[in-house]
Model confidence (mean pLDDT): 79 of 100. SAM riboswitch aptamer (S box leader) from Syntrophaceae bacterium UBA7544, 106 nucleotides, folded computationally. The model forms 87% of the base pairs in the Rfam consensus. It matches the Rfam family "SAM riboswitch aptamer (S box leader)". Its family is annotated with regulation of gene expression in the Gene Ontology.

RNA sequence: AGCUAUCGAGAGUGGUGGUUAGGGAAUUGGCCCAACGACCCACCCGGCAACCUUUAAGACCUUUCUCAAAGGUGCCAAAGCCAGCCCAAAAGGGGAACGAUGAGCA
Numbered sequence: 001a002g003c004u005a006u007c008g009a010g011a012g013u014g015g016u017g018g019u020u021a022g023g024g025a026a027u028u029g030g031c032c033c034a035a036c037g038a039c040c041c042a043c044c045c046g047g048c049a050a051c052c053u054u055u056a057a058g059a060c061c062u063u064u065c066u067c068a069a070a071g072g073u074g075c076c077a078a079a080g081c082c083a084g085c086c087c088a089a090a091a092g093g094g095g096a097a098c099g100a101u102g103a104g105c106a
Stems, first nucleotide, its partner, number of pairs: 002105003005101003012045001014044005022033003028083003046076003050073006057066003080098001085095003
């Protein structure tokens, strides 16, 4: 890199230090954030719950399901910010492509 699953919900413009002009994935059009320092890096505190593991309880004929806790990743502006490709021609309509995350396979 590939295959399978999910991605319109949720949760900090958090604090400190650093860096410095762009950033929100991508060639495009918008819109938004950003010298009152965004994005990114390190540390600390708080939180969310998509996947996996473990433990406990309940339901269930079994498979399995529900709920809670802990752990491993992940995540905490705006629908993956909106569109842009195909169908429909009405959109919080359907599909694809691309991207992100997790576990397994090889």
Overview: The source organism's lineage runs through Bacteria, Thermodesulfobacteriota, Syntrophia, Syntrophales and Syntrophaceae.